Predicted 3D model of a 72-nucleotide RNA (transfer RNA) from a Minisyncoccota bacterium.
Rfam family: tRNA.
RNA sequence: UCCGCGGUAGCUCAAUGGUAGAGCGGCACGCUGUUAACGUGAUGGUUGUAGGUUCGAAUCCUACCCGCGGAG
Numbered sequence: 001u002c003c004g005c006g007g008u009a010g011c012u013c014a015a016u017g018g019u020a021g022a023g024c025g026g027c028a029c030g031c032u033g034u035u036a037a038c039g040u041g042a043u044g045g046u047u048g049u050a051g052g053u054u055c056g057a058a059u060c061c062u063a064c065c066c067g068c069g070g071a072g
Base pairs, nucleotide, nucleotide: 001071002070003069004068005067006066007065010024011023012022013021018055027041028040029039030038048064049063050062051061052060
């Protein structure tokens, strides 16, 4: 330098054009003599950045940034 894959909640991952979700974690409450476990509730996002296409973009297109792998 070129090619491929990936970047979404604190963490691990879904969502392949039409309201961004789950599990875990953290928080409050209940339960218990107390802790743990368990139960209930709430909580959490400029979807890597900047543009473009579209009535509508996490999703499609372009450039760039970061990580991993490969080629030279």